[in-house]
Molecule: transfer RNA
Organism: Patescibacteria group bacterium
RNA sequence: CGGGGUGUAGCGCAGUUGGCUAGCGCGUACGCAUGGGGUGCGUGAGGUCGGAGGUUCAAGUCCUCUCACCCCGA
Numbered sequence: 001c002g003g004g005g006u007g008u009a010g011c012g013c014a015g016u017u018g019g020c021u022a023g024c025g026c027g028u029a030c031g032c033a034u035g036g037g038g039u040g041c042g043u044g045a046g047g048u049c050g051g052a053g054g055u056u057c058a059a060g061u062c063c064u065c066u067c068a069c070c071c072c073g074a
Base pairs, nucleotide, nucleotide: 001073002072003071004070005069006068007067010026011025012024013023019057028044029043030042031041032040033039050066051065052064053063054062
C1' cells in the first nucleotide's frame, strides 16, 4: 500500500430479501421464598447499534468516507 473480516447494554452474542416499542444469556439493583447462605422465582435499570455523511415515507440492516482490532498478500 492492496484485499477480506469484525465492531449492537458491564461481558458474550442474535437481529433471515429495510418495516410496528432493538432482543437473548451472564452479570447487576430491588423484592419474594430460607433462621442465614447457596439456589430458585418475579420486577427493573442499563444501548441509539464504532464515528460522520448519504439513499428512503422508514436504516442495526443499503451506499460512501473514516476509526479501532484481526487475517491474507505485497